[in-house]
Context: one part of a larger RNA
RNA sequence: CGAUGUUGAAGGAACUCGGCAAAAUACCUCCGUAAGUUCGCGAGAAGGAGGCCCCACGCUUGCGCAAGCAGGAGUGGGGGGCACAAACUAGGGGGUGGCGACUGUUUACUAAAAACACAGGGCUGUGCGAAGCCGCAAGGCGACGUAUACAGUCUGACGCCUGCCCGGUGCUGGAAGGUUAAAGGGAGGGGUGCAAGCUCCGAACUGAAGCCCCAGUAAACGGCGGCCGUAACUAUAACGGUCCUAAGGUAGCGAAAUUCCUUGUCGGGUAAGUUCCGACCUGCACGAAUGGCGUAACGACUUCCCCGCUGUCUCCAACAUCGACUCA
Numbered sequence: 001c002g003a004u005g006u007u008g009a010a011g012g013a014a015c016u017c018g019g020c021a022a023a024a025u026a027c028c029u030c031c032g033u034a035a036g037u038u039c040g041c042g043a044g045a046a047g048g049a050g051g052c053c054c055c056a057c058g059c060u061u062g063c064g065c066a067a068g069c070a071g072g073a074g075u076g077g078g079g080g081g082c083a084c085a086a087a088c089u090a091g092g093g094g095g096u097g098g099c100g101a102c103u104g105u106u107u108a109c110u111a112a113a114a115a116c117a118c119a120g121g122g123c124u125g126u127g128c129g130a131a132g133c134c135g136c137a138a139g140g141c142g143a144c145g146u147a148u149a150c151a152g153u154c155u156g157a158c159g160c161c162u163g164c165c166c167g168g169u170g171c172u173g174g175a176a177g178g179u180u181a182a183a184g185g186g187a188g189g190g191g192u193g194c195a196a197g198c199u200c201c202g203a204a205c206u207g208a209a210g211c212c213c214c215a216g217u218a219a220a221c222g223g224c225g226g227c228c229g230u231a232a233c234u235a236u237a238a239c240g241g242u243c244c245u246a247a248g249g250u251a252g253c254g255a256a257a258u259u260c261c262u263u264g265u266c267g268g269g270u271a272a273g274u275u276c277c278g279a280c281c282u283g284c285a286c287g288a289a290u291g292g293c294g295u296a297a298c299g300a301c302u303u304c305c306c307c308g309c310u311g312u313c314u315c316c317a318a319c320a321u322c323g324a325c326u327c328a
Base pairs, nucleotide, nucleotide: 001323002322003321004320005319006318007317008316010314011313014312019309027051028050029049030048031047036041038157052079053078054077055076056075057074059072060071061070062069063068080084092307093306094305095304097302098301099299100298104116105115120155121154122153123152124151125150126149132141133140134139158294159293160292161291163224164223165222168221169220170217171216172215173214174213177212178211179210183206184205188201189200190199191198192197225243226242227241228240229239252286253283264280265279266278267277268276
């Protein structure tokens, strides 16, 4: 000097990205227990008191014919210790916001999460030799199932809800017209031959799906405007004009896990707050199943605050063990 422990005056998070680490709490009985809530919960909430040993007393449980044996809770009195759940073992607690409903699952060996899954919701396909999937096929899974089933896809408990756009892309339906292959057709023409012929090219016309076309469809992929003016202070604009669009973002939320400017502004908390909470709305660039907004319970998730507690720190010290080091 290092590792692992033990202890520490006064202070008690001043440490630090952050209470990381450590300390503290811890068991049983009794008392007591808030907001909120899906009435289950929250809850061991929080916060308190008692606990060892001896004696007496009445009550009581089981067994037993009984004597009694083994217990239980209780009342009163007494005793000792620094310390009585005497060692070991053994929850720290509270408030607030975000995200995800929950229990689960995951990167075997740097990520356990807000990611995945989930019950629930929707859409689409599939009538059975089902669709879908594996296989060249035979065959198999689906399923010894049959639409309350199976497959694909999105969302993700629950509550309140889920607006407008079908112009583009996709899907579904339509079939009049246009286009369209092989094939059919054969006007007309070329080569050759004396010719019959042989051979080659070939217009019109007939001719499918598809595409064009016409509709439907957004819990399909997706999308959801600009400029100018206007009210008797000012400001603002319920109102008007104009351009464009398929339609111009509804409810709700909003400096947000989303806000660049930005440490926005105001309020709260602190002596002092780029974080946090509540508001405002000027949303660079929220927004409704790529779901929107809430939400009790839950979380080795995450933000901020408080109580307790402490060597995290002010500021380090001592001791124990093992190394390092010195000597042999």
Predicted 3D model of a 328-nucleotide part of an RNA (large-subunit ribosomal RNA, domain IV) from an uncultured Acetobacteraceae bacterium. Its Rfam family is "Bacterial large subunit ribosomal RNA". Its family is annotated with structural constituent of ribosome and ribosome in the Gene Ontology. The full RNA is in RNAcentral, with records from ENA.